Annotation
This is a predicted structure of a 359-nucleotide RNA (Bacterial RNase P class A) from a marine sediment metagenome. The prediction has a mean pLDDT of 76.
RNA sequence: AGUCGGGCAGACUGUCGCCGCGAUGCGCGAGCAUCGGGGAGGAAAGUCCGGGCUCCGCAGGGUGCAAUGCUGGGUAAUGCCCAGGGGGAGCGAUCUCCGGAAAGUGCCACAGAAAACAAACCGCCCGUGAAUUUCGCGGGUAAGGGUGAAACGGUGGGGUAAGAGCCCACCAGCUGUUGCGGUGACGCGCAGGCUAGGCAAACCCCAUUGGGAGCAAGACCAAAUAGGAAAGUGUUACGGCCGGCCCGGCCAAGGCUUUCGGGUAGGUUGCUUGAGGCAGGCGGCAACGCUUGCCCUAGAGGAAUGACAGUCGCCCCGGCCGUUGUCGGGGGACAGAACCCGGCUUAUCGCCCGGCUUC
Numbered sequence: 001a002g003u004c005g006g007g008c009a010g011a012c013u014g015u016c017g018c019c020g021c022g023a024u025g026c027g028c029g030a031g032c033a034u035c036g037g038g039g040a041g042g043a044a045a046g047u048c049c050g051g052g053c054u055c056c057g058c059a060g061g062g063u064g065c066a067a068u069g070c071u072g073g074g075u076a077a078u079g080c081c082c083a084g085g086g087g088g089a090g091c092g093a094u095c096u097c098c099g100g101a102a103a104g105u106g107c108c109a110c111a112g113a114a115a116a117c118a119a120a121c122c123g124c125c126c127g128u129g130a131a132u133u134u135c136g137c138g139g140g141u142a143a144g145g146g147u148g149a150a151a152c153g154g155u156g157g158g159g160u161a162a163g164a165g166c167c168c169a170c171c172a173g174c175u176g177u178u179g180c181g182g183u184g185a186c187g188c189g190c191a192g193g194c195u196a197g198g199c200a201a202a203c204c205c206c207a208u209u210g211g212g213a214g215c216a217a218g219a220c221c222a223a224a225u226a227g228g229a230a231a232g233u234g235u236u237a238c239g240g241c242c243g244g245c246c247c248g249g250c251c252a253a254g255g256c257u258u259u260c261g262g263g264u265a266g267g268u269u270g271c272u273u274g275a276g277g278c279a280g281g282c283g284g285c286a287a288c289g290c291u292u293g294c295c296c297u298a299g300a301g302g303a304a305u306g307a308c309a310g311u312c313g314c315c316c317c318g319g320c321c322g323u324u325g326u327c328g329g330g331g332g333a334c335a336g337a338a339c340c341c342g343g344c345u346u347a348u349c350g351c352c353c354g355g356c357u358u359c
Stems, first nucleotide, its partner, number of pairs: 001357008010312007018039002021036006041334001045345002048343005053214004065210005070084005085098005099205002104203002106199003121145002123141008153171006172195002174192003178189004218269004228260006236252001239251004276295008314331007
C1' cells in the first nucleotide's frame, strides 16, 4: 500500500423525570405513597427469503403458476452458510460468474454484400469480349481489406489457377456403449477434422421445492342498546274459531318481567424459557453437531427505556516541553423492540484485534 475476517458502539456519580413488576402501608373504591428490582440494537430497520406457532382447507395422480438452478455437506428450514469444481479479473492475498443455445420457436438496432439450411462490396484467380493495361460478361475463392458489440475455430506450414480442415503440427472447443482417478462437479489421457455465433432477467426444456391466511392468528370472560328464542304475567276495544244470539272458553299481535344463546364495546390470555446465552471438553478441514457446568436477559399494547451537570476514558486539531507528558478547543454516528426465531440486504461518527499478500 492492499485484501479478508472478528469485535466495540463509552464508564461512574448526582439531580429531575418516564414504563412495567413485586412487597408493605393508606383508602369503600378508582388509586396514592414508600421501598426493592427490571427496562432496546448491531442493525430493533427494509419486510426480501426460510421456519416455529395458530386457524381454515386437504383421498391419490396429472396439469397450471411461482421460486430456485455447478457438486458435496450443514440446518427445523432456506433463495442462507461451509468445503470443493470450472470460466474470467488481478503480480498476489483475493474477488467475481455458474443447468440446457448439439430439443424446438423467436430476436440480434445502426452499419455492412452477408447476422446464420449463409453471403461475393473491394480484392485475388481462371475463361472470354472490347480494348491496351482499363472496362464489361460468365465462373471460382471466405486467405487479405472494409462494416459491426458479434462475421461460421486460431497460429504456422504444405497444397492450389487463386483459395479453403483440403492435408499436417501445435493450441482452443465439441463428441464418444472410451481408459484411469475422484462420492460428485470435474481432472488427466485416448480416439474422431467433428468446428457447432450470441441472447434463456425472450418463449421454452429439464430437475427440485412450494396448500391459504396471519398475533388485527387464535382461545376465554362478557356490559349498554337493537334484534332472536323460551317461560311467566296480563289486557281485551277491534279480529278469528266454537255458536242462530248472549254469557263463556280458546287463539293471537303488541306490552311488562325473568331466563337463555349469538355477538359488539371492554377485559383476560396467546406473551416471552427459547432451534436461548456464556464457558469448557469431544467429533468434524469447516459450516455445524454431541456433551458437562453456570445464567435468566423488556414484554408494552399507539407504544416507556430520557434530559442536564460533573469526573474519568477514547478520537481529532493547535500550543509548550529533552521524553513519559501537559494546556486549550472540538467530536461521539446510524437508529428505536410490538408473537418469536434463523438469514440476507441497506444505514452507521470513530476506533480496536487478527490472518494473509505486495513493495
Its Rfam family is "Bacterial RNase P class A". Gene Ontology terms of the family: ribonuclease P activity, dimeric ribonuclease P complex and tRNA processing. RNAcentral holds the sequence, with entries from MGnify.